This is a predicted structure of a 125-nucleotide RNA (FMN riboswitch aptamer (RFN element)). It matches the Rfam family "FMN riboswitch aptamer (RFN element)". Rfam links the family to the GO term FMN binding. Rfam's curators write: The RFN element is a highly conserved domain that is found frequently in the 5'-untranslated regions of prokaryotic mRNAs that encode for flavin mononucleotide (FMN) biosynthesis and transport proteins. The model forms 100% of the base pairs in the Rfam consensus.
[in-house]
RNA sequence: AAGGUUCUUUGGGGUUAGGUGAAAUUCCUAUCCGAUAGUGAAAGUCUAUGAACGCGCUUUUACGGCGCGCCGACGGGGCGCAAUUCCCCGACCGACGGUUAUAGUCCGGAUGAGAAAAGAACGAU
Numbered sequence: 001a002a003g004g005u006u007c008u009u010u011g012g013g014g015u016u017a018g019g020u021g022a023a024a025u026u027c028c029u030a031u032c033c034g035a036u037a038g039u040g041a042a043a044g045u046c047u048a049u050g051a052a053c054g055c056g057c058u059u060u061u062a063c064g065g066c067g068c069g070c071c072g073a074c075g076g077g078g079c080g081c082a083a084u085u086c087c088c089c090g091a092c093c094g095a096c097g098g099u100u101a102u103a104g105u106c107c108g109g110a111u112g113a114g115a116a117a118a119g120a121a122c123g124a125u
Base pairs, nucleotide, nucleotide: 004122005121006120007119008118009117010116016030017029018028019027032104033094034093035049036048037047038046044092045091053069054068055067056066057065058064074090075089076088077087078086096108097107098106
């Protein structure tokens, strides 16, 4: 110095104004938000990962673990050696359950889980 093991900590943002209505932070108009790693250069839309949901295996059962499935959305122009990542213009997308009325943003599972990041310790090469 690289890799390994263990532990600790961190680890998701966002609805405001107007309109209709008996009723909407859910509809309509205009706004608001964007997890983690990667990339020749910075990404909600590229490539992967995570959370939710379903199935199977494991387990006395549950929790948990493992595997599989499911898993949204971008074009044009510019600069440049290099950018679907930057700049300009115009678009688009967003789990499940709940609700006097349809939810990315409200309430709930969740004081949860977690990709991953940072730090510390350990023994060996």